[in-house]
RNA sequence: UCACCGAAGGGGUAAAGCCAGGGAAACCUGGUGGCGCAAAGCUACCUGUCCAGCAAUGGAUAGAGGGGCUGUCGAA
Numbered sequence: 001u002c003a004c005c006g007a008a009g010g011g012g013u014a015a016a017g018c019c020a021g022g023g024a025a026a027c028c029u030g031g032u033g034g035c036g037c038a039a040a041g042c043u044a045c046c047u048g049u050c051c052a053g054c055a056a057u058g059g060a061u062a063g064a065g066g067g068g069c070u071g072u073c074g075a076a
Stems, first nucleotide, its partner, number of pairs: 005074002012037002017032006035063001041069003045066003048061005
């Protein structure tokens, strides 16, 4: 230094709900709130799920799982 791993420290983030707004909807944005999270940082490539549609397909979901990229610290 890197990998595995996750004690400690310093921190980070922010579920549901509520308020306001956007959207046909799923859902998203801001405020509040704090369930949790060692990648719950980013990414829609794969699967799943959700919305629209007769279908083809399009949209959404990264805190559903996998993959990729990146990252704090350093005990056993």
Predicted 3D model of a 76-nucleotide RNA (c-di-GMP-I riboswitch aptamer) from Pelotalea chapellei. The model forms 95% of the base pairs in the Rfam consensus. Model confidence (mean pLDDT): 89 of 100.